[in-house]
Parts: sequence; C1' cells; structure tokens
RNA sequence: CUCUGAAAAACGCAAACCCUGGGCAACCUGGGGACGCAAAGCCACGAGUCCACCAUUACUUGGAUAGUCGGGUUACCGAA
Repeated sequence: CUCUGAAAAACGCAAACCCUGGGCAACCUGGGGACGCAAAGCCACGAGUCCACCAUUACUUGGAUAGUCGGGUUACCGAA
C1' cells in the first nucleotide's frame, strides 16, 4: 500500500413510528427516536421497485429510491 473484517478500541450513521415544513404523489428537509449498518459516506451509470401522466393494460416520458442489487469514487482501526 492492497485485499480483508474481530470475540478489539475510538468514532460515525439512523429503520419503524411521532411532530414540523415541502411535494399531485412516490418521497424528502428539520427535531425526537433506534431496527440495524464495516462504508447504512457520496454518485441516478445499469437493473429492480415505487409515484405521476396518457387511451383498459403495456410502452414512452418525467420523478423518487444509494438502508434493493451491481458498478464508480473517498474513508477510521489493525486481530487473522
């Protein structure tokens, strides 16, 4: 330095739910909260899922989801 992840240490993040604000909605901001997470830091590139529009569906288009998966990128510690 790279891979890797422990029964270590020091940190970090924050599900459901409640309140507040935004949005047609999915969902998101702030506060409380803590199910969990070794990248549960960031990125919408691919796929999946969800929302909206449309003519019954599908398709297309736009949006959301990074705590659905893959990928990219950055990062604490140091047992094996």